[in-house]
Context: one part of a larger RNA
């Protein structure tokens, strides 16, 4: 390569948007590129297969015949595909009417806690631990009240609850914005689906310039603990951690499960819309959970949100270990990312 697989054994890209490509609804008509038949021409010969004949056989040699699975030229077919031109509407997506949510961004405002500051009331403790200490405190601490400042977070509500393409989003408001989902079938008429290369977004941490700094809290430095303790406890604390603009592009970036259609018992619980309104039973659509049948799987389990049954398209895997290393190559302001091997060994 061919096959085969990608939850958990090697292997789904963090996520979107889209560019080539590839795949693509229902019908009609016409065309013959792709298809399929015929014919002809060509496809050296020798060898190779098959018959057959000559050396006593055999090897050998020689005749025929097939093969040469292609190309090219022509003559048809006319379902399929593909192009051309029309037409449909059920995939697509507009419109119209509702309606949902911690989507996303800027601005404002809130009170609860912490700490810090001033008065004030008090007096000898505090505060931590298993148990101590280091620590703070008569310069009056801690604990109580009262006033102001300050930063970061939003208790209850809260919920296998919602929302977002992933990262992720949670006080209240207001302003601007995306986004589904429901109904009406009005309208457009395949305009769809995937997506190499590529552009965008993309926890935390770290980075660069300037703020900010309450709490916590890597280094760090003191105090237990232990043989020892460059930890675990404790008492401190400096980047961070908040903002604002700019990089970085990584994560168990998880559902370790790529997107997008059909299709395949059933039960139940939830959440938003229809619809019905009778307080119920049940109904439909679009989600989030549990259980379960068929099937499937090596099991564990999955199971209409499938990992079942079929289609398309991208990404990926190919014994451990060397190695996510090396060297080049691109991007970074580093730190580092992406891309990715040998050799050797077992």
């Nucleotide at each position: 390569u061919u096959g085969g697989g990608u939850u958990u054994a090697a292997a789904g890209g963090g996520u979107g948007c889209g560019u080539a490509g590839g795949c693509g609804g229902a019908u009609u008509a016409a065309u013959a590129a792709g298809u399929c038949a015929g014919u002809g021409g060509u496809g050296a010969a020798a060898a190779c297969c098959u018959u057959c004949a000559g050396c006593u056989u055999a090897a050998c040699u020689g005749g025929a015949g097939a093969c040469u699975u292609g190309c090219c030229a022509u003559u048809g077919a006319u379902a399929c595909u593909g192009u051309u031109a029309g037409u449909c509407u059920u995939g697509a997506g507009u419109a119209c009417g509702g309606u949902c949510a911690a989507g996303g961004u800027a601005g404002g405002c809130g009170g609860a806690a912490u700490g810090u500051g001033u008065a004030a009331u008090g007096u000898a403790g505090c505060g931590g631990u298993g148990a101590a200490a280091u620590g703070c405190u008569u310069a009056g601490a801690u604990a109580u009240u009262a006033c102001a400042c300050a930063g970061a977070a939003c208790a209850c509500c809260g919920a296998u609850u919602g929302c977002g393409a992933a990262g992720g989003c949670a006080g209240c408001u207001u302003a601007c914005u995306g986004g589904g989902c429901c109904a009406u079938u009005a309208c457009u008429g395949a305009c769809g689906c995937u997506g190499a290369u590529g552009c965008a977004c993309g926890a935390a941490a770290g980075c660069g310039u300037g703020g900010g700094g309450a709490g916590c809290g890597a280094a760090c430095a003191g105090g237990a603990u232990u043989a020892g303790a460059u930890a675990c406890c404790c008492u401190g604390g400096u980047a961070g951690u908040c903002c604002a603009c700019g990089c970085c592009g990584u994560a168990a970036a998880c559902g370790a499960u790529g997107a997008u259609c059909a299709c395949u018992c059933g039960c139940u619980g939830u959440u938003g819309g229809c619809g019905a309104u009778a307080c119920a039973c049940a109904g439909u659509c679009a989600g989030c959970g549990g259980c379960u049948a068929a099937g499937c799987a090596a099991a564990a389990g999955c199971a209409u949100u499938a990992a079942g049954u079929g289609a398309u398209c991208c990404a990926c895997c190919u014994g451990g270990g060397g190695a996510g290393u090396a060297c080049g190559g691109c991007c970074g302001c580093a730190a580092g990312g992406c891309u990715g091997a040998a050799a050797c060994u077992c």
The part of an RNA shown here (small-subunit ribosomal RNA, central domain) has 346 nucleotides and comes from an uncultured bacterium. Its mean pLDDT, the model's own confidence on a scale to 100, is 87.